Predicted 3D model of a 148-nucleotide RNA (FMN riboswitch aptamer (RFN element)). The prediction has a mean pLDDT of 78.
């Protein structure tokens, strides 16, 4: 200290205040919420006299690139039913949403503005409630091994 393997733990936040009605944290006025990894602007170290520069470690984005959960299809192994399924994994589709200005060598990230997005079942029409979820996961740490 590249790798590569086993296993540990971790891993989502939000309707305050009022209106209308039998009834809404769903409707309307308002209001509140931002998961993960990248990205030249944040601060060290080191080379050097300095500064530039180059090296290395950290650091900003809900709407920038990607991933991830949901939803659907398909398939494989296992299990069950009178039928219908059900777990577990492969593998495919689906997966929102931004401008304008400033600063600057560089920011759809910073600073000011205005916007505009958010699975599925319930249920008075939910991005905030309650389920499925005490699941799973993109990842982050760490441990033990192997290994040069």
């Nucleotide at each position: 200290c590249a790798a590569a393997a086993u296993c540990u733990u971790c891993a989502g936040g939000g309707c305050a205040a009022g209106g209308u009605g039998a009834a809404a944290u769903u409707c309307c006025u308002g209001a509140c919420c931002g998961g993960c990894g990248g990205u030249g602007a944040u601060g060290g170290c080191g080379a050097u006299c300095c500064a530039a520069u180059c090296g290395u470690c950290u650091u900003u984005a809900g709407c920038c690139c990607g991933c991830g959960a949901c939803u659907c299809g398909u398939u494989g192994a296992c299990c069950g039913u009178a039928a219908c399924g059900g777990u577990c994994g492969g593998c495919g589709a689906c997966u929102g949403a931004u401008c304008u200005g400033g600063u600057g060598c560089a920011a759809a990230u910073c600073c000011a503005g205005a916007g505009c997005c958010g699975a599925c079942g319930g249920u008075a029409a939910a991005g905030u409630c309650c389920g499925g979820a005490u699941g799973g996961a993109a990842g982050a740490a760490g441990a033990u091994u192997u290994g040069a």